[in-house]
Guanidine-I riboswitch aptamer from a Gammaproteobacteria bacterium, 98 nucleotides, folded computationally.
RNA sequence: CACGAAGACAACUAGGGUUCCGGCCUCCUCGGGGGUGACUGGUCCGAGGGUUGUCGGCCCCAGUGGGGUUACACCGGCGGGACAAAAGCCCGGGAGGA
Repeated sequence: CACGAAGACAACUAGGGUUCCGGCCUCCUCGGGGGUGACUGGUCCGAGGGUUGUCGGCCCCAGUGGGGUUACACCGGCGGGACAAAAGCCCGGGAGGA
């Protein structure tokens, strides 16, 4: 100096909003209409820097299995994108800074 493991998926959580349900307000022909997320909620979205699991990678023992490991990651805009909408989602472990 170069190479070498740092990957995928799922469930969930922090978080997020408002299509649907529910709540609240209101109108009414009592079946519904309208408004409201400065409504704890159910559905829903949901992490690179959160959790767990499975698979994969690597190493070891051993013989078809078992064990280990899968690190680190300070701040992170402005702007843009999706769905109804927003976000720690996606652009993005981006730009930039250390």

It was read from a public genome assembly, where an Rfam model found it.